[in-house]
RNA sequence: GGCCCCAUCGUCUAGCCUGGUCCAGGACGUCUGGUUCUCAGCCAUAAAACACCGGUUCGAAUCCGGUUGGGGCUA
Numbered sequence: 001g002g003c004c005c006c007a008u009c010g011u012c013u014a015g016c017c018u019g020g021u022c023c024a025g026g027a028c029g030u031c032u033g034g035u036u037c038u039c040a041g042c043c044a045u046a047a048a049a050c051a052c053c054g055g056u057u058c059g060a061a062u063c064c065g066g067u068u069g070g071g072g073c074u075a
Base pairs, nucleotide, nucleotide: 001074002073003072004071005070006069007068010028011027012026013025020058030046032044033043034042035041051067052066053065054064055063
C1' cells in the first nucleotide's frame, strides 16, 4: 500500500442481514424504597448508550459514501 472485520448505557451484550409501535431490550453495577435488629440476599423503582460527518428515504442504530479509532490477513 491492498483487502476484510469491529465501534450501542459505567461494564458486557441483543437488535443491523429483513428500515417503522410506547421509553432501543437484557445481565452485572449504581441511586432510591421495601423486607431485616443490622448487613448480605431477595423484591420493586429510577437514571444511563447507537464513534463522527454527509447522503438516500415519508421515516436510519439498521441502507450508501467518507472520516476517526481498534483488530486481522497479505505484499
A computed fold for a 75-nucleotide RNA from a Candidatus Omnitrophota bacterium, annotated as transfer RNA. The coordinates come from a structure-prediction model, not an experiment, and the mean pLDDT is 81. It matches the Rfam family "tRNA". By type it is a transfer RNA.